This is a predicted structure of a 389-nucleotide RNA (Bacterial RNase P class A) from a bacterium. Its Rfam family is "Bacterial RNase P class A". It is annotated as a ribozyme. The model forms 94% of the base pairs in the Rfam consensus. Its mean pLDDT, the model's own confidence on a scale to 100, is 75.
[in-house]
RNA sequence: GGAAGUCGGAGAGACGACCGCGGGGCCUCGCGCCUUCGGGCGGGACGGUCUCGAGGAAAUUCCGGGCUCCAGAGGGCAGGGUGCCUGGUUAACGGCCAGGAGGAGCGAUCCUAGGAAAGUGCCACAGAAAAUAUACCGCCGCAUCGGUUUACCGGUGCGGUAAGGGUGAAAUGGUGAGGUAAGAGCUCACCGCGCUCCUGGUGACAGGAGUGGCAGGGUAAACCCCACCCGGAGCAAGACCAAAUAGGGGAGGAGAGGCUGCCCGCCUCGCUCGACUCCCGGGUAGGUCGCACGAGGCUGUCGGCAACGGCGGUCCCAGAUACAUGGUCGUCACCGCUCGACCUCGGUCGCGGCGGUAACAGAACCCGGAUUACGACCGGCUUCCCUCG
Numbered sequence: 001g002g003a004a005g006u007c008g009g010a011g012a013g014a015c016g017a018c019c020g021c022g023g024g025g026c027c028u029c030g031c032g033c034c035u036u037c038g039g040g041c042g043g044g045a046c047g048g049u050c051u052c053g054a055g056g057a058a059a060u061u062c063c064g065g066g067c068u069c070c071a072g073a074g075g076g077c078a079g080g081g082u083g084c085c086u087g088g089u090u091a092a093c094g095g096c097c098a099g100g101a102g103g104a105g106c107g108a109u110c111c112u113a114g115g116a117a118a119g120u121g122c123c124a125c126a127g128a129a130a131a132u133a134u135a136c137c138g139c140c141g142c143a144u145c146g147g148u149u150u151a152c153c154g155g156u157g158c159g160g161u162a163a164g165g166g167u168g169a170a171a172u173g174g175u176g177a178g179g180u181a182a183g184a185g186c187u188c189a190c191c192g193c194g195c196u197c198c199u200g201g202u203g204a205c206a207g208g209a210g211u212g213g214c215a216g217g218g219u220a221a222a223c224c225c226c227a228c229c230c231g232g233a234g235c236a237a238g239a240c241c242a243a244a245u246a247g248g249g250g251a252g253g254a255g256a257g258g259c260u261g262c263c264c265g266c267c268u269c270g271c272u273c274g275a276c277u278c279c280c281g282g283g284u285a286g287g288u289c290g291c292a293c294g295a296g297g298c299u300g301u302c303g304g305c306a307a308c309g310g311c312g313g314u315c316c317c318a319g320a321u322a323c324a325u326g327g328u329c330g331u332c333a334c335c336g337c338u339c340g341a342c343c344u345c346g347g348u349c350g351c352g353g354c355g356g357u358a359a360c361a362g363a364a365c366c367c368g369g370a371u372u373a374c375g376a377c378c379g380g381c382u383u384c385c386c387u388c389g
Stems, first nucleotide, its partner, number of pairs: 001385009013332007021053007028045002031042004055360001059371002062369005067234004079230005084100006101112004114225002119223002121219003136165002138161010173191006192214001193212008238289004248280005255269005296315008333357006339350005
C1' cells in the first nucleotide's frame, strides 16, 4: 500500500431568532355544583407564561414475558411446540454468552443436520441383486465336447469368487501386505467403528491402554424414540360514569294537548288495547381511567473470560384519538463546481461566487429479543498478500 474478517459508535451537520402544532404546570378570564359563606370541587377559553415533545430500527408482527379478563381440584393418557451437544445467563425465550463436536476457509473467522447399531413401514426407473443380500459380465477350478491330438483357444454343465466391469440417488468399512485355483477381515499393520478400563474436565468431550474382525444403503417434512416446554383470548384486554330516542318494569291516573293570553266553540289522543305524570334498571352515542416510575435511562464501582449480576449516585424522558413532533431566515462548519493568486505543477491560500447537507423510516398498552431496510460517515482489534528499511 492492497484485499478481507470482526466488534462497536453515530445517524433532520451545529448554534440562534421568529412563526406554528400536541401534552403538562402556573396565572388570567369565564361557567357549573356544593357550602358551616371562610371556601371547596369539577369542566372550559382565538388569552399570557414556563416546560417537555419519535427510532435505531418506532418497521415486520416472528418468538418470549409483564398486565387484564375468562376457564381450571389432583394425577395420567392423548395432542401440540422446540431441537447438534454441554455449562451458564435471564422474569422468560426457539434469545444471548462461554465451551465441545462436525463442516467451510491459507488465515482472521464463519456455519449448524437430535436419533436409522430400539422397533415397524416404504424405496419409482435402471440393475443380477434395494436388504435373511445377490452371481449379469468378468475371474478361477473340475467335468465334458470340439479345433492339427502336448501347449493354447472356444463351447456346454457343475461349483467357487464381491478383487475388476456394468446399473443406480444409494451396492454390505478404507489403504497396503500376506494368503489363495481365483478371491474374500480369511490373516496382519495403520486408519475408521463398537465395547471395557484408566487419566483430565462440573459437563459435552478429549487423550491413552486393552479388546471385538466389526454393527453400519437411504428415508424420521413416515410412524416412532429421546430431551425440554405447553390453558384460552387479547388494551377493540378490562374497570367506571352515562344523554337523546325507542323498548322493559313499577306507582299514580281520567283526563292531556292544539287553535289561543282569557271565555265559548271546534279538532287530535286517551279513559279494560291506559293518554299523561313520576320513579327504577339494562344497553347505545359520548366521556373518564387503564396510560407513561419502568424487568427504566445515564454514570461510578465491585464480581464474572463473557452474556449478565450486586451496590452507590443521579435523572424524569412523547402519550395523541383524526392522529401533534413542522416551517422560514441568519451565522458557522463540511462537500461539489467555478473564479483569482502563489509555487516545488498538483497542491496551498482567499472574511471570492454558485449549489447542496441527503438514507431507511414515523410512536398508539409496555418491556426483552430476533429478522429485515438504511445515503454519506466515524472508531477499535485481527488476518492474508506485496513493497521498503